[in-house]
RNA sequence: GGUGGCGAGUGACGCACGGGUGCGUAACACGUAUGCAACCUACCUAUAUCAGGGGAAUAGCCUUCCGAAAGGAAGAUUAAUACCGCAUAACAUAAUGAAAUGGCAUCAUUUUAUUAUUAAACCUUCGGGGGAUAUAGAUGGGCAUGCGCCCGAUUAGCUAGUUGGUGAGGUAACGGCCCACCAAGGCUACGAUCGGUAGGGGGUCUGAGAGGAUGAUCCCCCACACUGGUACUGAGACACGGACCAGACUCCUACGGGAGGCAGCAGUAAGGAAUAUUGGACAAUGGCCGAAAGGCUGAUCCAGCCAUGCCGCGUGAAGGAUUAAGGCCCUCUGGGUUGUAAACUUCUUUUGUAGAGGAAAAAACCCCCCGAUUCUUUGGGGGCUGAUGGUACUCUGCGAAUAAGCAUCGGCUAACUCCGUGCCAGCAGCCGCGGUAAUACGGAGGAUGCGAGCGUUAUCCGGAUUUACUGGGUUUAAAGGGUGCGUAGGCGGCUUUGUAAGUCAGUGGUGAAAGCUCCCGGCUUAACUGGGAAAUUGCCAUUGAUACUGCUUAGCUUGAGUACAGUUGAGGUAGGCGGAAUAUGUCAUGUAGUGGUGAAAUACUUAGAUAUGACAUAGAACACCGAUUGCGAAGGCAGCUUGCUAAACUGUAACUGACGCUGAGGCACGAAAGCGUGGGGAGCAAACAGGAUUAGAUACCCUGGUAGUCCACGCCCUAAACGAUAAUUACUCGAUGUGUGCGAUACACAGUACGCGUCUGAGCGAAAGCAUUAAGUAAUCCACCUGGGAAGUACGACCGCAAGGUUGAAACUCAAAGGAAUUGACGGGGGCCCGCACGAGCGGAGGAGCAUGUGGUUUAAUUCGAUGAUACGCGAGGAACCUUACCAGGGCUUGAAAGUUAGUGAAUGAUGUGGAAACAUGUCAGCCAGCAAUGGCACGAAACUAGGUGCUGCAUGGCUGUCGUCAGCUCGUGCCGUGAGGUGUUAGGUUAAGUCCUGCAACGAGCGCAACCCCUAUCAUUAGUUGCCAGCGGGUUAUGCCGGGGACUCUAAUGAGACUGCCUGCGCAAGCAGUGAGGAAGGUGGGGAUGACGUCAAGUCAUCACGGCCCUUACGUCCUGGGCUACACACGUGCUACAAUGGCUAAUACAAUGGGUUGCUAUGUGGUACACAAUGCUAAUCUCUAAAAUUGGUCUCAGUUCGGAUUGAGGUCUGCGACUCGACCUCAUGAAGCUGGAUUCGCUAGUAAUCGUAGAUCAGCAAUGCUACGGUGAAUACGUUCCCGGGCCUUGUACACACCGCCCGUCAAGCCAUGGAAGUUGGGGGUGCCUAAAGUCGAUAACCGUAAGGAGUCGCCUAGGGUAAAACCGAUGACUGGGGCUAAGUCGAAACAAGGUA
Repeated sequence: GGUGGCGAGUGACGCACGGGUGCGUAACACGUAUGCAACCUACCUAUAUCAGGGGAAUAGCCUUCCGAAAGGAAGAUUAAUACCGCAUAACAUAAUGAAAUGGCAUCAUUUUAUUAUUAAACCUUCGGGGGAUAUAGAUGGGCAUGCGCCCGAUUAGCUAGUUGGUGAGGUAACGGCCCACCAAGGCUACGAUCGGUAGGGGGUCUGAGAGGAUGAUCCCCCACACUGGUACUGAGACACGGACCAGACUCCUACGGGAGGCAGCAGUAAGGAAUAUUGGACAAUGGCCGAAAGGCUGAUCCAGCCAUGCCGCGUGAAGGAUUAAGGCCCUCUGGGUUGUAAACUUCUUUUGUAGAGGAAAAAACCCCCCGAUUCUUUGGGGGCUGAUGGUACUCUGCGAAUAAGCAUCGGCUAACUCCGUGCCAGCAGCCGCGGUAAUACGGAGGAUGCGAGCGUUAUCCGGAUUUACUGGGUUUAAAGGGUGCGUAGGCGGCUUUGUAAGUCAGUGGUGAAAGCUCCCGGCUUAACUGGGAAAUUGCCAUUGAUACUGCUUAGCUUGAGUACAGUUGAGGUAGGCGGAAUAUGUCAUGUAGUGGUGAAAUACUUAGAUAUGACAUAGAACACCGAUUGCGAAGGCAGCUUGCUAAACUGUAACUGACGCUGAGGCACGAAAGCGUGGGGAGCAAACAGGAUUAGAUACCCUGGUAGUCCACGCCCUAAACGAUAAUUACUCGAUGUGUGCGAUACACAGUACGCGUCUGAGCGAAAGCAUUAAGUAAUCCACCUGGGAAGUACGACCGCAAGGUUGAAACUCAAAGGAAUUGACGGGGGCCCGCACGAGCGGAGGAGCAUGUGGUUUAAUUCGAUGAUACGCGAGGAACCUUACCAGGGCUUGAAAGUUAGUGAAUGAUGUGGAAACAUGUCAGCCAGCAAUGGCACGAAACUAGGUGCUGCAUGGCUGUCGUCAGCUCGUGCCGUGAGGUGUUAGGUUAAGUCCUGCAACGAGCGCAACCCCUAUCAUUAGUUGCCAGCGGGUUAUGCCGGGGACUCUAAUGAGACUGCCUGCGCAAGCAGUGAGGAAGGUGGGGAUGACGUCAAGUCAUCACGGCCCUUACGUCCUGGGCUACACACGUGCUACAAUGGCUAAUACAAUGGGUUGCUAUGUGGUACACAAUGCUAAUCUCUAAAAUUGGUCUCAGUUCGGAUUGAGGUCUGCGACUCGACCUCAUGAAGCUGGAUUCGCUAGUAAUCGUAGAUCAGCAAUGCUACGGUGAAUACGUUCCCGGGCCUUGUACACACCGCCCGUCAAGCCAUGGAAGUUGGGGGUGCCUAAAGUCGAUAACCGUAAGGAGUCGCCUAGGGUAAAACCGAUGACUGGGGCUAAGUCGAAACAAGGUA
């Protein structure tokens, strides 16, 4: 302003609470416990006393003015519980005096006396409200102190108001809080100062706990409010939404000036992997104001958003087998799984939806009524008030209706198959998957786990006894200081007195609440929440106990030390002396080499070396003694002797009386090399030179040789300074050697002390091992360790003349590095042994020609496989076609072959056309067996099956090679060892042998060895044809030809025999030796078959079989021709030779095995291959069927009478066919080759060598091959050093894909992090100087005011600003240093074995 609960203003109270954030802070900030006799406290409560009388202004309002605005100025006028005097006043304050009591030093309290100073305010509805002073309480604060409270020592010294005192000032109050003066203090190894990081606590997560990590939400405290400073007001602030100043930033502006501070609630932007609504209400709880009504309150209560977390509930339940369809898998006419799952039937209705009802949270304040009453309050009843919210909840209807995902499935770790892919794509927490059969990638099916969630990522604790207090270690795994002396510190013998600090017990206080735990309640349950208990392990106080520890008292002698007497030693240090050796010099003798090495050379030497002798000089080291010895703290110490000096031990038990142990820092000593100065220098010898070796040889070896080695003085301060073992003390079984004492002395025996060694128990140890000299059992103290590399490096600091030393990281990188032991393998390790392995021999290969296989090359194709030994005359024991798999060309497509079925036809034979053939297409003849059903044969549509010498031998079976016919490989039980594993199986002998014997913690056994089997050597018995023929008989030119015989040979069945059985010697035995005996055979008689566990991803998918993959009018199949047979060349295996031990020729003798009718063939003829004729034989019957040898002759050393290649001509045979591409015969031709380089192969006796014979395959044959057979028939073996291979034992190992192993360094390339660096740039902090706002305080004559006081001015201080020189910390930097990592790079070969020089 008409009133007002409304608006402006004055006044009062509040605004210092509540709410937010964690910048700063390592601090009395916080936590806990105390103290204030050094303090304050508005509002609230109690008690006592008081409130008398005045004055001057100023907002507002009004007028005027300035300014863009914010705002401001002037004039006039006015009120108060606003402001100012006066009065009164003490149990208040101050000063002084006295007395009493108490205490904690200053002192405090009470009583009393005197003096001085100081207060107020009214309003009212008359009920009340408010005011002043004082005391007390309550509440809230302030200050001080003990204890607790992060990391860094590569931060070791810090400090000037600093530490203390006196006095004044200041504050609510103590105090250097401030000032003046005085003193020189204070803090620090129990970590000061500096740097970094950080709000603290209750608690939270984890953990058995102790701990570790953390400090969201809730509670307490602190700090902050744009950054810095300052005060004002006030009870309280140096004040989040107050003021002033400075600064940065944003905004407005009329350019003169102004405004602002979300770390309040919402909201916006930005940043980010990421975090919500510009909501409702003061209804409740709480706060402020008010007497009250009431007002304010993004505190609070509610709602919204988010599966972010915790809790609860649901997505249905029961029945239902044809175990449906579909999917997936498989051993695929079937089975399994999805799966009672579904369908289907019945039921239920949480939830959902629709409808109906509908809270509690509210009791107060206030109002009304009744009652009590000390008159101020109080009891009862009624009334008023809900944001959430028509929410929670209840009822009814409907209807399985509205509702399942995510991860995983190799092991850890619950859960498995198929397909795709093919070291690709990808996975992965660790180990690791993926290179054609992926439970590991991707998909599918199935399964498992959890479930409105599930996985991933990040972080913390756990497991981790992996920082070890509980609760670790240090010989070799990481780790004992190089050694001593000793400071601080830690620890410390026996008895006793006192004390009660530690310790123990009781009691009291505190340890907020919440949380955790237990019990009982409330929401339908739970989460959540209420009540109670317990816990809060801590701190403080008090009372008691006194064993132990501490302090203290008095003692003791055993620890320790001293004394005396002895003993010992390469202990140390300073002198003196000695001989041997070496070198050099001189002289002499003497002559051509010496020296050195694996072998040499360089070197020395005729100017006289080396060698020998004499003399001289020099320096260094000290033979023998000498040792498993001794001494010393360690390093270390060695001729003899002297001086000085240290120590240990023994004995005595005289003295002291715990004097002890250890020892961070500190000090001293400390091999060798190295450094400085000065000496010395014989020998040795880095560097260097030369000679060798070698691919090279900046090495190993040799010849020289300087520093150095030696001495004195001074540095350096490190070693595998090692016992890889710190020091001290005590305890704990034994055996044995030795050094020095003592005792005892008999030289025996043996006690004791201190040393030095070896072995072995308990115990310990990962084991190896240690074991009274502990690595055992205990104690004390010190040092050190915490995966490998980077790295003992960088930076910093200290030390040093330097070299360098001490201290000592990180980034980055790897999944290991390491120890001990085991089994193997390996060794230019060792021992033993064997083998045609070497040696001793014989014969070959490698040179020639040819054959054959391979490589290579070529080709249309030269099919494929085999490739060191263990491929290469191998698959192939027969490539002209076929074979044949390859190439060219021509054909076929259910197919060349086999099976089933409809159908047609006998089969079949003859013949034509096209064609290279296959094939295509014709003609003719023919019509089976059976009673029948039907069967046989051929053709054949369609269908089901095919086919593949295509790939993978690294998916496989089977078979095979090789080590190797080597003697090994294993098991059961027991024993030993933590274990891998060992033992047995090793050892001593022996053997061909893991053969056997002996011994033994082993006892047994298996697969191998051997034997059993076959052949052969002797004999016997039986049998006697096709074999044999002695005797008998017959016969022939001749022949077992015939009768006959079984004697012999032989055949083929059964037996015997040989076993070291006998003898001698040796030996325990096994066994060995013997010119032994006997015997046909003698020590497995000779030969064969027989091949352990395993190795080589050995060989074979092309013998066969088989998984998977691939082809299907072709990668199948048929046919013709070609090729596998090529030919500059290289290799393997063979044949034939080079000749006289031979060639040629003539004569003549003796085998065995095996084969034969599409065959072998006697015999005869033809010159031969062979043909013709002819005979025997289905074979001990006939036949194939010998050669070398032997006896003659010839050749006479030549490219030949050797050798036979090559070529020409003519033939024979096989076969459809000999051109490519067969063999053989005859004649002619007559090549190389004269014994083979390096090197290499086979063979030990009926063997090598040599000679021929047969067979398989096969039409024929490239066969000189292969497999068998017999004839003739040697030489040599001393022996095991060496080469090769193997076995056993042992040793080393960094190897285990196993030495064809492993592995190091430089260089080159790429990537990564890092050090240095002329500099450049940034940051925080400090210091000096200059300047200095606001503001407090102080000073103040002029101006204002009666005065109080104010304005103004001056001064001190200061935020800030400027400037200067330093220090520190980052970033960056041309260039530069090393480091790490990386499939296939270069050079060497350092290490692992004796690693080839330990």
The RNA shown here (small-subunit ribosomal RNA) has 1398 nucleotides and comes from a metagenome. Its mean pLDDT, the model's own confidence on a scale to 100, is 83. It matches the Rfam family "Bacterial small subunit ribosomal RNA". Its family is annotated with structural constituent of ribosome and ribosome in the Gene Ontology.